[in-house]
RNA sequence: GCGCCUGUCAGAAGAGAGUUUUCUCGCAGAAAACCGCCGAAGGCGCAGGAAGCAUCCACAAUGAUGGUCUGAACGCUCAGGCAAAAGGACUGACAAACGC
Numbered sequence: 001g002c003g004c005c006u007g008u009c010a011g012a013a014g015a016g017a018g019u020u021u022u023c024u025c026g027c028a029g030a031a032a033a034c035c036g037c038c039g040a041a042g043g044c045g046c047a048g049g050a051a052g053c054a055u056c057c058a059c060a061a062u063g064a065u066g067g068u069c070u071g072a073a074c075g076c077u078c079a080g081g082c083a084a085a086a087g088g089a090c091u092g093a094c095a096a097a098c099g100c
Stems, first nucleotide, its partner, number of pairs: 001100003006095006016035001018034007036082003042078001043076003048070003053066004
């Protein structure tokens, strides 16, 4: 100096301060039920990609089929979320450990 993981700081969207009941009882919060929504903790799935593994075609190439690894900000909405706060993928800066 580069890479990688973690931490700190800053930035960071979307969607009902929903209805009913109970507890606390100032706002609001918590629990349960119901309806309506969001995608950017996490999770899951496919697309795509990589290496080149197996089988078939006379060998090979090509092709087909099945596997391995990786796998999105795309999809699902399980989880999570829908005033503020908290959380938050991701981005930038800094720092430690590890590897080169």
Molecule: Glycine riboswitch aptamer
Organism: Rhodoferax sediminis